This is a predicted structure of a 75-nucleotide RNA (transfer RNA) from Microbacterium maritypicum MF109. Model confidence (mean pLDDT): 81 of 100.
RNA sequence: CGCAGGGUAGGGCAGCUCGGUCAGCCCGCCGGCCUCAUACGCCGGAGGUCGCAGGUUCGAAUCCUGCCCCUGCAC
Numbered sequence: 001c002g003c004a005g006g007g008u009a010g011g012g013c014a015g016c017u018c019g020g021u022c023a024g025c026c027c028g029c030c031g032g033c034c035u036c037a038u039a040c041g042c043c044g045g046a047g048g049u050c051g052c053a054g055g056u057u058c059g060a061a062u063c064c065u066g067c068c069c070c071u072g073c074a075c
Stems, first nucleotide, its partner, number of pairs: 002073006010027004020058001029045005051067005
């Protein structure tokens, strides 16, 4: 150099097929309820402009191009 998979919240993931109504799920964090108190449980909240930059489009996490990073295969 070649091939495949992946990069989305502090951590782990879905959403991509078929562009819009979707930016969500679990854990964690914060607050409240409950309790003598803690935990469990219940309710609510904050936190991401989706690896980066362009392009297409009325509209891009999703389609196209280039680049960066991670994992595996081959050499």

Annotation
It matches the Rfam family "tRNA". RNAcentral holds the sequence, with entries from Rfam.